This is a predicted structure of a 269-nucleotide RNA (Bacterial large signal recognition particle RNA) from an Actinomycetota bacterium.
The sequence is in RNAcentral, with records from ENA.
Its Rfam family is "Bacterial large signal recognition particle RNA". Gene Ontology terms of the family: SRP-dependent cotranslational protein targeting to membrane, signal sequence recognition and signal recognition particle, plasma membrane targeting. Rfam describes the family as follows. The signal recognition particle (SRP) is a universally conserved ribonucleoprotein involved in the co-translational targeting of proteins to membranes.
A source record names the gene ffs.
RNA sequence: UCGUGCUAGGCGGGGCGCUAGAGGUGCCCUGAACCCGAAACCCUCUCUACGCGGGGCGGAAUCCCCCACCCGAGGGCGUCGGUGGUCGGGCCGAGCGCCGGGUACGUGGUGUUGAAGGCCGGGUCCUGCGCGGCGGGACGCCCGUGAACCGGGUCAGGUCCGGGAGGAAGCAGCCCUAAGCGGAUGCUCCCGGGUGCCGCAGGAGUGCCUGGCCGGAGCCGGCGGCCCGGGACGCGCCGGGUGCCGUCGUUCGACGGCGGGGUGCACGA
Numbered sequence: 001u002c003g004u005g006c007u008a009g010g011c012g013g014g015g016c017g018c019u020a021g022a023g024g025u026g027c028c029c030u031g032a033a034c035c036c037g038a039a040a041c042c043c044u045c046u047c048u049a050c051g052c053g054g055g056g057c058g059g060a061a062u063c064c065c066c067c068a069c070c071c072g073a074g075g076g077c078g079u080c081g082g083u084g085g086u087c088g089g090g091c092c093g094a095g096c097g098c099c100g101g102g103u104a105c106g107u108g109g110u111g112u113u114g115a116a117g118g119c120c121g122g123g124u125c126c127u128g129c130g131c132g133g134c135g136g137g138a139c140g141c142c143c144g145u146g147a148a149c150c151g152g153g154u155c156a157g158g159u160c161c162g163g164g165a166g167g168a169a170g171c172a173g174c175c176c177u178a179a180g181c182g183g184a185u186g187c188u189c190c191c192g193g194g195u196g197c198c199g200c201a202g203g204a205g206u207g208c209c210u211g212g213c214c215g216g217a218g219c220c221g222g223c224g225g226c227c228c229g230g231g232a233c234g235c236g237c238c239g240g241g242u243g244c245c246g247u248c249g250u251u252c253g254a255c256g257g258c259g260g261g262g263u264g265c266a267c268g269a
Base pairs, nucleotide, nucleotide: 001269002268003267004266005265006264010057011056012030013029014028015027016026020046021045022044023043024042034055035054036053037052064262065261066260067259069257070256074252075251076250077249078248080246081245082244083243084242086240087239088238089237095235096234098230099229100228101227102226103225105224106223107222108220109219110218117214118213119212120211121210122209123208124207125203126202127201128200129199130198131196132195134192135191136190137189138188140187141186142183143182144181145180151176152175153174154173159168160167161166
């Protein structure tokens, strides 16, 4: 040096989190990442802690180990700025919002088809009366019925008086009627009201609606502006804590790049 067979180491690493601490399971980054099983009130461990149990591959170097430098995914911490929730405090002292009042600058509406203002009246409201309507009732009028005899008329038959002519009382029947009963609700009268597009008279009142006359240019105050006032507290203000975005610093740092170094055993030729 070559060949064969082995062994150590290898078959991922990193950040965060968890932990007294280390590794794993968890989340994330990187990316060629052997298979199976268990792992969060968890699993294996103790600073030589960079996992546990079982199997497999490859294996002394491009491949395993160490060091320096470059690049740098991504994470942790801090600083400053912005922004969004949240908790507490505090105030009308400046502001926004909110509430009340004013003004009439803008705007809008209305007004010479006549504003403000003034005068007179009507309605709405109250009282009384009338009229109407509705409801109830009733005398009378109306219709029907209504008296064995003691209501009326007419009174067959029969009775009575008379010599006769004739006369008298009168039952039934028929007709009528009184009280009464029933009907109708048209007329009349009485009573009542949560009654009325009604009439008359009086009153109250100026809120609303409306008419007329005088008058002759304003009036209203919705929105914005301006002024004054309020304070229960939504902002803004102060303090705490937190999410997100960005700046700067610091720290760990995968992947990749580059340079250097280190690591066996046996047998045979």